[in-house]
RNA sequence: GCGGGUGUAGUAUAGUGGUAGUACGCGUGCUUCCCAAGCAUGUGGCGCGAGUCCGAUUCUCGCCACCCGCA
Numbered sequence: 001g002c003g004g005g006u007g008u009a010g011u012a013u014a015g016u017g018g019u020a021g022u023a024c025g026c027g028u029g030c031u032u033c034c035c036a037a038g039c040a041u042g043u044g045g046c047g048c049g050a051g052u053c054c055g056a057u058u059c060u061c062g063c064c065a066c067c068c069g070c071a
Stems, first nucleotide, its partner, number of pairs: 001070007010024004018054001025043006047063005
């Protein structure tokens, strides 16, 4: 330099053109003599920019980061 892949809560991961779930974590409450466990409830997220579209996390383009291969 060229090609391909990935980017979603603090962490891991699913998902789809119609306002994004799950688990763990964290906060609060219940329970307990206390802790742990359990139960209930809350918390918080689509890498950045542009385009298409009534509507984009999803499609297109560019950029960035990481990974793989080639040179």
Model confidence (mean pLDDT): 81 of 100. Predicted 3D model of a 71-nucleotide RNA (transfer RNA) from a Minisyncoccota bacterium. Its Rfam family is "tRNA". Rfam classes the family as a transfer RNA.